Model confidence (mean pLDDT): 86 of 100. c-di-GMP-I riboswitch aptamer from a soil metagenome, 89 nucleotides, folded computationally. The RNAcentral record of the sequence draws on MGnify.
RNA sequence: GAUAAAGGCUAAGUUGAUGAAAGUCAGCGGCGCAAAGCUACAGGGGCUAACGUGUAUAGAGGUAUACACCAUGCCAGCCAGUUACCGAA
Repeated sequence: GAUAAAGGCUAAGUUGAUGAAAGUCAGCGGCGCAAAGCUACAGGGGCUAACGUGUAUAGAGGUAUACACCAUGCCAGCCAGUUACCGAA
C1' cells in the first nucleotide's frame, strides 16, 4: 500500500459438540480484513463468576435464595508486542 499479481483469513447467522458462564471446536456461510498470522506469562483494556469470601432474608438445624467482591477461566476482528508474502508510486 496500487482499478497489481499469487494467495490467505472468516463477521453475523446456522447445525452439532463442549463449558457454570464468558467462550471455544468442527461443517455450512461471508460482514469485512495489508497482518482479521502468532502472543493472554511484554503490557494495557474488556467479558464471565464456577469455586471461594462477605452481607441480607427464610429456617430449630442441615441448607436455600438474592446481592457484592474475586480468575487460576475467556476475548488478539479493542489498543498493543512480535513475525511475515508481493513490490507500482